Predicted 3D model of a 122-nucleotide RNA (SAM riboswitch aptamer (S box leader)) from an Actinomycetota bacterium. The coordinates come from a structure-prediction model, not an experiment, and the mean pLDDT is 84. The sequence was found by an Rfam model in a public genome assembly.
RNA sequence: ACCUCAUCCAGAGGGGCAGAGGGACCGGCCCGUUGAAGCCCCGGCAACCACCGUGAGAGUCAAUCUCACGAAACGGUGCCAAUUCCGGCUUGGAAUGCUCGCAUGUCCAAGAAAGAUGACGA
Numbered sequence: 001a002c003c004u005c006a007u008c009c010a011g012a013g014g015g016g017c018a019g020a021g022g023g024a025c026c027g028g029c030c031c032g033u034u035g036a037a038g039c040c041c042c043g044g045c046a047a048c049c050a051c052c053g054u055g056a057g058a059g060u061c062a063a064u065c066u067c068a069c070g071a072a073a074c075g076g077u078g079c080c081a082a083u084u085c086c087g088g089c090u091u092g093g094a095a096u097g098c099u100c101g102c103a104u105g106u107c108c109a110a111g112a113a114a115g116a117u118g119a120c121g122a
Base pairs, nucleotide, nucleotide: 002121004119005118006117007116008115013042014041015040016039017038021031022030023029025088026087027086028085043080044079045078048076049075052070053069054068055067056066057065058064084114089111090110091109092108093107094106095104096103097102098101
């Protein structure tokens, strides 16, 4: 890198080194010499896993496993501009245009796709 599942309108930044990029991609729009990426230190957020409790179920009724809820924040990850910054594809509606049944650098809604993170697996 890959399969599957869950979540993505909440939350949380200072310092040092460094020196021009960054926000995945494309378009837009932003952030950045009042210091981007990257590295280091310290701090924080959150609660996916692990740990703990309660209940239900499975089980050879044993070991153990699964599910739901809760607690906690020592451990394994993650995260700390903007909703995943917004859109991209499809469908429906509105508005507008005209050659009048079609169209759209417009708006709204729903669903996908893509991406990110975690967990299980391989």